[in-house]
About this RNA
This is a predicted structure of a 316-nucleotide part of an RNA (large-subunit ribosomal RNA, domain IV) from a candidate division WWE3 bacterium. The coordinates come from a structure-prediction model, not an experiment, and the mean pLDDT is 86. Its Rfam family is "Bacterial large subunit ribosomal RNA".
Context: one part of a larger RNA
RNA sequence: UCAACUUUAGGGAAUUCGGCAAUCUAGCCCUGUAUCUUCGGUAUAAGGGGUGCCUGCAUAGUAGUAUGUAGGUUUCAAUGACAAGGGGUGUCCGACUGUUUCUCAAAAACACAGGUGCCUGCUAGCCAGUAAUGGUUUGUAUAGGUGCUGACUUCUGCUCACUGCCAGUAGGUGAAAAUCUGUUCCAACGGAUCUAAGCCCUGGUGAAGAGCGGGCCUAACUCUGAGGCUCUCACGGUAGCGUAAUACCUUGCCCGUUUAUUGCGGGCUUGCACCAAGGAAGUAAUGAGAUACCUGCUGUCCCAAAGUUGAACCCA
Numbered sequence: 001u002c003a004a005c006u007u008u009a010g011g012g013a014a015u016u017c018g019g020c021a022a023u024c025u026a027g028c029c030c031u032g033u034a035u036c037u038u039c040g041g042u043a044u045a046a047g048g049g050g051u052g053c054c055u056g057c058a059u060a061g062u063a064g065u066a067u068g069u070a071g072g073u074u075u076c077a078a079u080g081a082c083a084a085g086g087g088g089u090g091u092c093c094g095a096c097u098g099u100u101u102c103u104c105a106a107a108a109a110c111a112c113a114g115g116u117g118c119c120u121g122c123u124a125g126c127c128a129g130u131a132a133u134g135g136u137u138u139g140u141a142u143a144g145g146u147g148c149u150g151a152c153u154u155c156u157g158c159u160c161a162c163u164g165c166c167a168g169u170a171g172g173u174g175a176a177a178a179u180c181u182g183u184u185c186c187a188a189c190g191g192a193u194c195u196a197a198g199c200c201c202u203g204g205u206g207a208a209g210a211g212c213g214g215g216c217c218u219a220a221c222u223c224u225g226a227g228g229c230u231c232u233c234a235c236g237g238u239a240g241c242g243u244a245a246u247a248c249c250u251u252g253c254c255c256g257u258u259u260a261u262u263g264c265g266g267g268c269u270u271g272c273a274c275c276a277a278g279g280a281a282g283u284a285a286u287g288a289g290a291u292a293c294c295u296g297c298u299g300u301c302c303c304a305a306a307g308u309u310g311a312a313c314c315c316a
Base pairs, nucleotide, nucleotide: 001311002310003309004308005307006306007305008304010302011301014300019297027051028050029049030048031047036041038151052073053072054071055070056069057068058067059066060065074078086295087294088293089292090291091290092289093287094286098110099109114149115148116147117146118145119144120143125136126135127134128133152282153281154280155279157212158211159210162209163208164205165204166203167202168201171200172199173198178193179192180191181190182189213231214230215229216228217227240274241271252268253267254266255265256264257263
């Protein structure tokens, strides 16, 4: 000097990106328990008391013994060692238990029950295979496959112009073949007729891919603009939420929290560039998730010190 540990007066997060790390707490019995809630939970909530040994009595038992009760007694300390939750309050995300990057990521990612769209009537659809054939399946639409969403509650707005998909048929277009036909004959070639799918066309379809405006004026203080005019478009963003895991300006403004806060929470909000199954908004329970605070606790720190065990190292 390093590694792993032990103990520190007073203070108690002043440390730090951040209580990282390390303390505190801990078992069992009695008591007691808020808020919210899907009434199951939350809950070991929180908080408080007890705990060793000995003796008497009571109860249970055949008994060992156990429980209760009344006393006694020792220690600094009685779950005396080992073992053994710190707790609480908000907000975000994902409902949950679960799964994952073997060897830097365990998560808000994946899955999930539930919801919903599409395909499929069985010699089905989908998958493997050139095929035979095989799987789904010795199943049959309450089934199988596939896409999206992701418990539950309240809901899920407008647009079919574009792209896709589905359906349709009067007409148009539409290849080869076939038929008819032209150049004296044959061939090549040319012309015409007919015509499948497709396309044009006509409709439908958004829990299909997607999209969801601008300008000017206006109310008896001012401000604002219910309202009006106009351009344009397929329709012009509804409910809800909103400075957000999304907001550039931005440390937005107000309130609370602090001595002091680019933090956090609650409001406001024309949102550079939220928005409704690429789901919207809530949500009890849950989480080695993210974030802020309070309490307890501490060598994280003020500010260091001493010690134990080992190693490096030095000397012999």